The prediction has a mean pLDDT of 83. A computed fold for a 138-nucleotide RNA, annotated as FMN riboswitch aptamer (RFN element).

[in-house]
């Protein structure tokens, strides 16, 4: 110094102006935002990942039934498969779907006097992952 255990912390931004309307941060023009990790060189749109939603193995656990062996149900746990999203030209470079210029595009679930990436909720949750910090091997 890497690896491997622990153990703490820490891990997502955004509706502002007009318009319609009985009523819209939801529809309409305009604007606003952009998790983690890789990568010849910096990514919302590349490759994986995690958030959602869906629950397979398993084990636990408590009931009934059985001589057992086990078998049937209920409950938390667990998180396999599997759903779900987008970029393209140009220009510099050795090299960029990453930077520059242009013009696009995308955004779980539930909830609402009216349909949400921006509001409320699950969430004071949970996580990909990051730093510290300890201890102990070759």
């Nucleotide at each position: 110094a890497a690896u491997c255990u622990g153990u703490u912390u820490c891990a997502g931004g955004g509706c502002g102006a007009g318009g319609u309307g009985a009523a819209a941060g939801u529809c309409c023009u305009c604007a606003c935002c952009g998790g983690u990790g890789g990568u010849u060189a910096u990514a919302g749109u590349c490759c994986a990942c995690g958030a959602g939603c869906u629950g397979a193995a398993g084990g636990g656990u408590c009931u009934g039934c059985g001589g057992g062996a086990g078998c049937a149900g209920g409950c938390a746990c667990g998180g396999a498969c599997g759903c779900a999203g987008a970029g393209c030209a140009g220009g510099c470079g050795g090299g960029a779907u990453u930077c520059c210029u242009g013009c696009a595009c995308c955004g779980a679930c539930g909830g609402u006097u009216a349909c949400a990436g921006u509001c409320c909720g699950g969430a004071u949750g949970a996580a990909a992952g990051a730093a510290a910090c300890a201890a102990g091997a070759a």